[in-house]
Context: one part of a larger RNA
RNA sequence: CGUUGCAAGUUUGAGAGGAUUUCUCCCUAGUACGAGAGGACUGGGAGGGACCCACCCCUGGUGAUCCAGUUGGCGUGCUAACGCCACCGCUGGGUAGCUAAGUGGGGCAGGGAUAACCGCUGAAAGCAUCUAAGCGGGAAGCCCCCCUCAAGAUGAGACUUGCUUGUUUUAAUUAACGUGAGACCCCUGGAAGACCACCAGGUUGAUAGGCUGCAAGUGUAAGGACCGAAAUGUCCUCAGCUGAGCAGUACUAACGGUCAAAGG
Numbered sequence: 001c002g003u004u005g006c007a008a009g010u011u012u013g014a015g016a017g018g019a020u021u022u023c024u025c026c027c028u029a030g031u032a033c034g035a036g037a038g039g040a041c042u043g044g045g046a047g048g049g050a051c052c053c054a055c056c057c058c059u060g061g062u063g064a065u066c067c068a069g070u071u072g073g074c075g076u077g078c079u080a081a082c083g084c085c086a087c088c089g090c091u092g093g094g095u096a097g098c099u100a101a102g103u104g105g106g107g108c109a110g111g112g113a114u115a116a117c118c119g120c121u122g123a124a125a126g127c128a129u130c131u132a133a134g135c136g137g138g139a140a141g142c143c144c145c146c147c148u149c150a151a152g153a154u155g156a157g158a159c160u161u162g163c164u165u166g167u168u169u170u171a172a173u174u175a176a177c178g179u180g181a182g183a184c185c186c187c188u189g190g191a192a193g194a195c196c197a198c199c200a201g202g203u204u205g206a207u208a209g210g211c212u213g214c215a216a217g218u219g220u221a222a223g224g225a226c227c228g229a230a231a232u233g234u235c236c237u238c239a240g241c242u243g244a245g246c247a248g249u250a251c252u253a254a255c256g257g258u259c260a261a262a263g264g
Base pairs, nucleotide, nucleotide: 001152005163006162007161008160009159010158011157015149016148017147018146021049022048023047024046025045026044027043033038051106052105053104054103055102059100060099061098062097066093067092068091069090070089071086072085073084074083075082076081110144111143112142117137118136119135120134166177167176168175182259183258184257185256186202187201188200189199190198207253208252209251210249211248212247213246214245216242217241218240223236224235225234226233
């Protein structure tokens, strides 16, 4: 821009894409078959491989924004306590998120038309013949069934709901004013994201930050007291500190603008 007023939401599915994989074991049964060796069809059940999708409860990984320990050096005048540099200095752990080696699920069943092939009836051709007319069966393959996208499907579909076409004026479809669903810019953000888009919000507000509480991590801070010559230890202290998690709470920031519909 189109879809023939403008919008918000819910949809149908033309069409397109994905998937549609494979093995072993057990029972039927050591049966049928076979001299034996061997060894089924069929039907039922179980467990795997690879692949695909989703997820983070569990097991782990990562977690340079969390906690602790510690070496050398420098700094805050010194002690103590801290900060910085040394591969994040090194080491031990680790929330959220992301993730596989972890967890869950999937390819089941069914229908239709067929291939090779197997048939029924059956002439041409008194017979025969699955074929010439006609009618069946028959594949991991084809179409559907399953999952995803999808009305720019210009053949532009359907449904629900909301809203506009007002007043005055001009020579004039000229000008002014009003109403207006909804949308956008902008702003606060996001398990959304390259950008855009998408989604949640914008004071009639919990969108983000802060704060408070909880969870979770680390593992008992600083300071003081006590025992000890001291190192250290004990008590206050399952302390202190803390990123992303879950809630609550307007303290901070969501300010401020624009467009907009048959026509008049």

A computed fold for a 264-nucleotide part of an RNA from a Phycisphaerales bacterium, annotated as large-subunit ribosomal RNA, domain VI.
Lineage of the source: Bacteria > Pseudomonadati > Planctomycetota > Phycisphaerae > Phycisphaerales.
Model confidence (mean pLDDT): 86 of 100.